This is a predicted structure of a 118-nucleotide RNA (SAM riboswitch aptamer (S box leader)) from a Planctomycetota bacterium. It was read from a public genome assembly, where an Rfam model found it. NCBI's taxonomy places the organism under Bacteria, Pseudomonadati, Planctomycetota.
């Protein structure tokens, strides 16, 4: 930078530095913001998309008081934890802007962010 697939109305804050813009294309609204926005840093946490790990399994091995106990191979779909990689911690991806007979938490573009290519 391209392009698949999955998710996007739930959740989560203090302290310090910084100084005027900020809500991530684009435009038109709201809305936050010197009672410090953003950003960076700490430390907290949120949530489970990937690794891990355990359970879910064995027509397997030994021990045995035959109740279970220890080793070992495994670990699909699901779950489970929260170690690791990320990623979030105002306001629905703030809201609308395109398509719809159906009007919706709907479709689709755009964009996020995982993840596997290229």
């Nucleotide at each position: 930078c391209c392009g698949g697939c999955a998710u996007c109305a739930a959740g989560a804050g203090u302290g310090c530095g910084u100084g005027a813009g900020g809500g991530u294309a684009c435009u038109g609204g709201c809305c936050c913001g010197a009672u410090g926005a953003u950003c960076g840093c700490a430390c907290g946490g949120c949530a489970a998309c990937c690794u891990g790990u355990c359970c879910g399994g064995g027509u397997g091995g030994c021990u045995u008081u035959c109740a279970a106990g220890c080793c070992c191979c495994g670990a699909a779909a699901g779950g489970a934890u929260a170690a690791g990689g990320u990623g979030c911690c105002a306001c629905a991806g703030c809201c609308a802007g395109c398509c719809u007979g159906g009007u919706g938490u709907g479709g689709a573009g755009c964009g996020a962010u995982g993840u596997g290519g290229c």